[in-house]
Context: one part of a larger RNA
RNA sequence: GGCGCACGGAGGAUGCCUAGGCGCGGACAGGCGAAGAAGGACGUGGCAAGCUGCGAAAAGCCAUGGGGAGGGGCACGCACCCGUUGAUCCGUGGAUGUCCGAAUGGGGAAACCCGGCGGGAGUAAUAUUCCGUCACCCAGAGAUGGGAGCCAACCCAGGGAACUGAAACAUCUAAGUACCUGGAGGAAGAGAAAUCAAACGAGAUUCCGUAAGUAGCGGCGAGCGAAAGCGGAGUAGCCCAAACCGCACUCCUAGUGGGUGCGGGGUUGUAGGGCUCGCACGGAGAUAUCUCGCAUAAAUGGAGAACGAAGCAGAAGUGACCUGGAACGGUCCACCGCAGGGGGUGAGAGUCCCGUAGGCGCAAGCUUCUUCAUUUGUGUGGUGCGAGUACCUGAGUAAGCCGGAGGAUCCGAGGAGCUCUGGCUGAACCUGGGGGGACCACCCUCCAAGGCUAAACACUCGUCCGCGACCGAUAGUGCACGAGUACCGCGAGGGAAAGGUGAAAAGAACGCCGGGAGGCGAGUGAAAGAGAACCUGAAGCCGUGUGCCU
Numbered sequence: 001g002g003c004g005c006a007c008g009g010a011g012g013a014u015g016c017c018u019a020g021g022c023g024c025g026g027a028c029a030g031g032c033g034a035a036g037a038a039g040g041a042c043g044u045g046g047c048a049a050g051c052u053g054c055g056a057a058a059a060g061c062c063a064u065g066g067g068g069a070g071g072g073g074c075a076c077g078c079a080c081c082c083g084u085u086g087a088u089c090c091g092u093g094g095a096u097g098u099c100c101g102a103a104u105g106g107g108g109a110a111a112c113c114c115g116g117c118g119g120g121a122g123u124a125a126u127a128u129u130c131c132g133u134c135a136c137c138c139a140g141a142g143a144u145g146g147g148a149g150c151c152a153a154c155c156c157a158g159g160g161a162a163c164u165g166a167a168a169c170a171u172c173u174a175a176g177u178a179c180c181u182g183g184a185g186g187a188a189g190a191g192a193a194a195u196c197a198a199a200c201g202a203g204a205u206u207c208c209g210u211a212a213g214u215a216g217c218g219g220c221g222a223g224c225g226a227a228a229g230c231g232g233a234g235u236a237g238c239c240c241a242a243a244c245c246g247c248a249c250u251c252c253u254a255g256u257g258g259g260u261g262c263g264g265g266g267u268u269g270u271a272g273g274g275c276u277c278g279c280a281c282g283g284a285g286a287u288a289u290c291u292c293g294c295a296u297a298a299a300u301g302g303a304g305a306a307c308g309a310a311g312c313a314g315a316a317g318u319g320a321c322c323u324g325g326a327a328c329g330g331u332c333c334a335c336c337g338c339a340g341g342g343g344g345u346g347a348g349a350g351u352c353c354c355g356u357a358g359g360c361g362c363a364a365g366c367u368u369c370u371u372c373a374u375u376u377g378u379g380u381g382g383u384g385c386g387a388g389u390a391c392c393u394g395a396g397u398a399a400g401c402c403g404g405a406g407g408a409u410c411c412g413a414g415g416a417g418c419u420c421u422g423g424c425u426g427a428a429c430c431u432g433g434g435g436g437g438a439c440c441a442c443c444c445u446c447c448a449a450g451g452c453u454a455a456a457c458a459c460u461c462g463u464c465c466g467c468g469a470c471c472g473a474u475a476g477u478g479c480a481c482g483a484g485u486a487c488c489g490c491g492a493g494g495g496a497a498a499g500g501u502g503a504a505a506a507g508a509a510c511g512c513c514g515g516g517a518g519g520c521g522a523g524u525g526a527a528a529g530a531g532a533a534c535c536u537g538a539a540g541c542c543g544u545g546u547g548c549c550u
């Protein structure tokens, strides 16, 4: 020195554990904010650095409901207090709430500086100080009301890439994606046929399944990719403009006029409506108008129900013996069960504790529902049929041409309809107009150029409950721990490591060695080879002793 054995040191793998994560389901909530939010700064405790709470009334104040013996947060110390005259704690309502922040009296390098006006304190008077108030935009005569800013995803709209793929690359793709901007809601958007269909018919929209990787598109490359129909979810339909009638105001050329506002009327495609006439049927009372009836919506109030705060109560062994530090284990004997989900307790507990099943309870509030009443609004009290009349039925619109590598679509300009749009033209008026994929005819179908509309469909920052062939500390969130912390970066930004004594601190009085650290006794404990550098304690690594070999 090597190999082996024994015993250690160091190390922190492994096993076990879980306080934290991850995913999903159900229910709820889906907003907060000038009455100052979200988020912060600075304070605030007897002693107080951090976290948490709170705000100069500062780990808190008031009221009220619950609760019932302990309490003064994490946090185990000292001191001092509070509590059956009901504290701490939990729910609800209120008070206070510095400064910054949309930040809003003015300024500003956020948490700072400086003001005006009114009032209070203070001074002889100034000074100083406290309270209130003073930004801008929109509406409104004003009074006053509204707006702004924040917020995870979902939604609509205005803009809109590239990498990439095509084995290069330009059309194409990626993709109307990412991203930027505006706006809204609990959902948004869409929506009541100028739609489809096909010779039969359907009957708003939305979503799911299918049709179907079909029909198609495509340097016919890469790739892209429908719709009708059918099966389901869910269902809901309405209101204006106009003709005509009336009222008010107004204008002029003064009329049987024009304009504006309001009310009535009216809303359709087998066309509908207006106006005129006829016929039929139709509540009551009273009749200049009102009562009343019916339907419907909203608000308010009453009653009831459900939901809804903290909560209440909730069966049955603490039996014997054995092992053990400890019984929740074993053996034997009982009991409950609408409860044998789960957790805790010195090991594995239906019957020990918390609970669980099944019950009970509550204010405000709101929500929802039912019902009644009142008020208000709306509709209706005329409708139907027939005849006539040709008054109305959305105009710089429809459409055409040119342009848009426009948008959408499966459709890349193609035979290219349809939709949108800039420019130039520019209708018809129901004997009208659009569509059915160039175009024409026939046929079929539908009424544009105004508007509203629940449900079914999307999402989860958040609350509650539950679940998992999800993780178990190099995993699972970046964070199980004072984590978006320490630390890094001028900055935008990047971004960790770090869990476990024990059943209980019983956390080692006292003695000895030592300056201390540390150790040896003693003591506690089932265990100290569980001693705080604390469960287990692998390997590599470093030693001590020893056997063999060299």
Base pairs, nucleotide, nucleotide: 001549002548003547004546005545006544007543008542009541015535016500017499020471021470022468023467024466025465026464027463028462029460030459031150032149039100040099041098042055043054044053046078047077050074051073061094062093063092064091065090066089070082071081072080105114106113107112115134116133117132118131119130120129121128136147137146138145139144154185155183156182157181158180159179165172169219195202196201206233207232208231209230210229216224217223237452238451239450240394244264245263246262247261248260249259250258251257252255269430271393272392273391274389275388276387277386278385279384280383281382284291285290292381293380294379295378296377297376298375299374300373301372302371303370304369305368306367311360312359317333318349319332320331321330322329334351335350336340342354343353344352399425400424401423402422403421406420411437432447433446434445435444436443487494488493507534510521511520512519513518